[in-house]
Context: one part of a larger RNA
RNA sequence: GAGCGAACGCUGGCGGCAGGCUUAACACAUGCAAGUCGAACGCUCAUCUUCGGGUGGGAGUGGCAGACGGGUGAGUAACACGUGGGAACGUACCCUUUGGUUCGGGACAACUCUGGGAAACUGGAGCUAAUACCGGAUACGCCCUUAUGGGGAAAGGUUUACUGCCGAAGGAUCGGCCCGCGUCUGAUUAGCUAGUUGGUGGGGUAAUGGCCUACCAAGGCGACGAUCAGUAGCUGGUCUGAGAGGAUGAUCAGCCACACUGGGACUGAGACACGGCCCAGACUCCUACGGGAGGCAGCAGUGGGGAAUAUUGGACAAUGGGCGCAAGCCUGAUCCAGCCAUGCCGCGUGAGUGAUGAAGGCCUUAGGGUUGUAAAGCUCUUUUGUCCGGGACGAUAAUGACGGUACCGGAAGAAUAAGCCCCGGCUAACUUCGUGCCAGCAGCCGCGGUAAUACGAAGGGGGCUAGCGUUGCUC
Numbered sequence: 001g002a003g004c005g006a007a008c009g010c011u012g013g014c015g016g017c018a019g020g021c022u023u024a025a026c027a028c029a030u031g032c033a034a035g036u037c038g039a040a041c042g043c044u045c046a047u048c049u050u051c052g053g054g055u056g057g058g059a060g061u062g063g064c065a066g067a068c069g070g071g072u073g074a075g076u077a078a079c080a081c082g083u084g085g086g087a088a089c090g091u092a093c094c095c096u097u098u099g100g101u102u103c104g105g106g107a108c109a110a111c112u113c114u115g116g117g118a119a120a121c122u123g124g125a126g127c128u129a130a131u132a133c134c135g136g137a138u139a140c141g142c143c144c145u146u147a148u149g150g151g152g153a154a155a156g157g158u159u160u161a162c163u164g165c166c167g168a169a170g171g172a173u174c175g176g177c178c179c180g181c182g183u184c185u186g187a188u189u190a191g192c193u194a195g196u197u198g199g200u201g202g203g204g205u206a207a208u209g210g211c212c213u214a215c216c217a218a219g220g221c222g223a224c225g226a227u228c229a230g231u232a233g234c235u236g237g238u239c240u241g242a243g244a245g246g247a248u249g250a251u252c253a254g255c256c257a258c259a260c261u262g263g264g265a266c267u268g269a270g271a272c273a274c275g276g277c278c279c280a281g282a283c284u285c286c287u288a289c290g291g292g293a294g295g296c297a298g299c300a301g302u303g304g305g306g307a308a309u310a311u312u313g314g315a316c317a318a319u320g321g322g323c324g325c326a327a328g329c330c331u332g333a334u335c336c337a338g339c340c341a342u343g344c345c346g347c348g349u350g351a352g353u354g355a356u357g358a359a360g361g362c363c364u365u366a367g368g369g370u371u372g373u374a375a376a377g378c379u380c381u382u383u384u385g386u387c388c389g390g391g392a393c394g395a396u397a398a399u400g401a402c403g404g405u406a407c408c409g410g411a412a413g414a415a416u417a418a419g420c421c422c423c424g425g426c427u428a429a430c431u432u433c434g435u436g437c438c439a440g441c442a443g444c445c446g447c448g449g450u451a452a453u454a455c456g457a458a459g460g461g462g463g464c465u466a467g468c469g470u471u472g473c474u475c
Base pairs, nucleotide, nucleotide: 001475002474003473004472006471007470008469009468010467013347014346015345016344017343018342019340020339021305026303027302028301030300031299032298035064036063037062040061041060043058044057045056046055047054048053071258072257073256081182082181083180084179085178086177089175090174094171095170096169097168098167099166100165101164102136103135104134105133111126112125113124114123115122116121142151143150144149156163157162158161184230185229186228191221192220193219196218197217198216199215200214201213202212203211233255234254235253236252237248238247239246240245260281261280262279263278264277283294284293285292286291311337313336314335315334319333320331321330322329323328350380351379352378353377360371361370362369363368386411387410388409389408390407394402419464420463421462422461423460424445425444426443430459431458432457433456434455440447441446
């Protein structure tokens, strides 16, 4: 000098754009944040009825979604990430191609009856539908095979044209796996390793593989730093610097990991699943003491910690997502608004004229000098602000939270709007008074003990300006 997710002190007019718990991955009251489908299904309630039926709601079965989106950075020094390759894989929804969509069956919720329980919830009996479940048939292609043969599918719905369903192949997308190279500090950590390293058989997986298991061999890694310990999410980037480099990883984007702590699987195309399940633990809450309920590192918000970081706001109008044929519903994603000078950028706090160089202040050699064209006065202007009127783009035939906002026109009126730090040298800027090694200043050198340009005040001056200083950190 530059920079910051900053904080503190003094001060503070407006707008645009951005940013806003860096600390306790501490604990959380309350509300909301993931639903949707009646064009899969039966039941039921309400309402209208021309008695044919129509419309709307409810819980349940079923389907799809809840693996995305959103948060956080605890763990992780690792194929986690970055980059470049690889072969032994999967992929719902979507696209293309091809073939099919046949015949039957028995249940379980809801419901009814009846029990248990304080509750959460739950037992028994009976009835019932389906795109729920099961069996048979069929099989171009598919899978297995001793190459003979064997195995395996489907679901209908509304309506008059669509949409579903099943098998197979290909694509697209996304993901799993493997490898080369790169990726902090410590040797006051020098040896580490038994599923360890390799092989064979078997198991397991979507798939390779000690991934697992039995047996066999005795290997594997290491001063080119193994192991151990400490620290840490990684990257694109960001800051600085002429560059090389150094520091850093907030916001935005990609990847990873985590979801009270530890473990486990289930379902599913996909999870070992933040707002799913089970077990254990700590904590909190309810209880009739038998037993139950919960998980904000989602958005707000509360307590706590801290130098320090915002509203328990509006809307689905746009963009995007889920479901649905659709209408639509849901969406604290998102878009907006609120708060904060936290930052960057822009604008304003007036302009011109005005000498008797007014008054007042300060200094004085008492003549004067300075504040100072500064003020007043006169002539103008109206950014901003106030009031009145109009009023969007974003949206497309309709639909606008933002918002009567931005913006435009008009009116009155200099009106509503300046501070902070410094003035001994470094370093731009000087005098007087007070104080008297006191009170105090200070980044370094150093000032102060009776004329202090260094302390405090005043006048004057210098710098920056809605900011200015200080502190902290980085280069």